[in-house]
Predicted 3D model of a 73-nucleotide RNA (transfer RNA) from a Microcaldota archaeon. Model confidence (mean pLDDT): 81 of 100. RNAcentral holds the sequence, with entries from ENA. Its Rfam family is "tRNA". Lineage of the source: Archaea > Nanobdellati > Microcaldota.
C1' cells in the first nucleotide's frame, strides 16, 4: 500500500430495523447475623466511538473519520 474484523453502562457480553437497548460481575440500599461473608429482594447507572446518508422510523443498513486487532504485500 490492499484486505478483513471489532467499538454497546465501571468490566465482560446479547440484541430479528419498530416496545422499556438482555444478562453477569461490580457499586449502592433493604433482609438475614452478635458481626462479617453467602444467600435472597430491590435500586441507580449506557441515548450506544464521532460527523453524514437511506428510511415513516437506525444500536441494528450504507458511507467517511477516529481508536484497536488481524492478514498479505
Nucleotide at each position: 500500500g490492499g484486505g478483513c474484523c471489532c467499538a454497546u453502562a465501571g468490566u465482560c457480553g446479547a440484541g430479528c430495523g419498530g416496545u422499556c437497548a438482555a444478562g453477569a460481575c461490580g457499586u449502592c440500599g433493604c433482609u438475614c447475623u452478635u458481626a462479617c461473608a453467602c444467600a435472597g429482594c430491590g435500586a441507580a447507572g449506557a441515548u450506544g466511538g464521532g460527523g453524514g446518508g437511506u428510511u415513516c422510523g437506525a444500536c441494528u443498513c450504507c458511507u467517511c473519520c477516529u481508536g484497536g486487532g488481524c492478514c498479505c504485500a